[in-house]
Context: one part of a larger RNA
RNA sequence: CUUUCUCUAAGGAACUCGGCAAAUUAACUUCGUAACUUAGGGACAAGAAGUACCUAUAAAAUAGGUUGCAAUAAUCAGACCCAGACGACUGUUUAACAAAAACACAGGUCUCCGCAAAGUUGUAAAACGAUGUAUGGGGGCUGACGCCUGCCCAGUGCUGGAAGGUUAAAGAAGUAGGUUAUCUGUUAUCAGAACAAGCUUACGACUUAAGCCCCAGUAAACGGCGGCUGUAACUAUAACGGUCCUAAGGUAGCGAAACUCAUUGUCGGGUAAAUUCCGACCUGCAUGAAAGGCGUAACGAUCUGGGUACUGUCUCAGAGAAAGACUCG
Numbered sequence: 001c002u003u004u005c006u007c008u009a010a011g012g013a014a015c016u017c018g019g020c021a022a023a024u025u026a027a028c029u030u031c032g033u034a035a036c037u038u039a040g041g042g043a044c045a046a047g048a049a050g051u052a053c054c055u056a057u058a059a060a061a062u063a064g065g066u067u068g069c070a071a072u073a074a075u076c077a078g079a080c081c082c083a084g085a086c087g088a089c090u091g092u093u094u095a096a097c098a099a100a101a102a103c104a105c106a107g108g109u110c111u112c113c114g115c116a117a118a119g120u121u122g123u124a125a126a127a128c129g130a131u132g133u134a135u136g137g138g139g140g141c142u143g144a145c146g147c148c149u150g151c152c153c154a155g156u157g158c159u160g161g162a163a164g165g166u167u168a169a170a171g172a173a174g175u176a177g178g179u180u181a182u183c184u185g186u187u188a189u190c191a192g193a194a195c196a197a198g199c200u201u202a203c204g205a206c207u208u209a210a211g212c213c214c215c216a217g218u219a220a221a222c223g224g225c226g227g228c229u230g231u232a233a234c235u236a237u238a239a240c241g242g243u244c245c246u247a248a249g250g251u252a253g254c255g256a257a258a259c260u261c262a263u264u265g266u267c268g269g270g271u272a273a274a275u276u277c278c279g280a281c282c283u284g285c286a287u288g289a290a291a292g293g294c295g296u297a298a299c300g301a302u303c304u305g306g307g308u309a310c311u312g313u314c315u316c317a318g319a320g321a322a323a324g325a326c327u328c329g
Base pairs, nucleotide, nucleotide: 001324002323003322004321005320006319007318008317010315011314014313019310027051028050029049030048031047036041038144052066053065054064055063056062079308080307081306082305083304084303085302086300087299091103092102107142108141109140110139111138112137113136119128120127121126145295146294147293148292150225151224152223155222156221157218158217159216160215161214164213165212166211170207171206174203175202176201177200178199179198182193183192184191185190226244227243228242229241230240253287254284265281266280267279268278269277
């Protein structure tokens, strides 16, 4: 010097991103216990006291005895309070850098499915769903509880409708072409012309489904939820008016927020002093109602701010122990 420990004058977070680490607290008994609350809790709240007495002995150790619900030998045993954010809670998770505000959850809601169910796996047979049957099963979103969940169906999607337009394969009246029984010429043979029937090729009026166009419904479906401008007896502001556009122009609530760029916004509180924190304001770059909004007791190895106690975290270091390091072997 390194590691692991022990102790430390005075101070007591001045350390530091941050009380990280350490220290404090700790068992049992009694007293006592606030806000808030879903009346269960909060709560071991907080806080306070006690953990012995008698006799023998100069005293202690020790020995004997006594009472009570209870008498910490040692080891082993919660630090607490105030306020805010998020998530209701117990639970789950990145085996080996993340345990959380993420996932799940009970509850809510939408949607599909009538059973040979929907859905899933498989080429199929078949299996699961389910030896279940709508108080059931699958899928999506939200996430206890309380108060609530506004407007828009123009676009996209889904559901329903069927009058009209369009529309496939298929069918098909018919039209045109090829082939040539036949006819004409010719000595045989060949040349020319062309109607039928059959076969074949191309076109084809017309008939015709779903779909699409179309018409409705539907937002706890995907989603969306405005500008400009004038106006009140100081000024400022605009309850009020005008105008343009839209499917409709953001309601309740919350708001410099896990969202606020400018920004350390402004005011108040806390500090001697605070870009953090708490309470307000609203000028919301770019909040907002089940990608839920706002509250909320309890809960949390969560995150943030403050305080009491406590301490070598620090002012500022010192002493000691053990094991290494070092020397010899």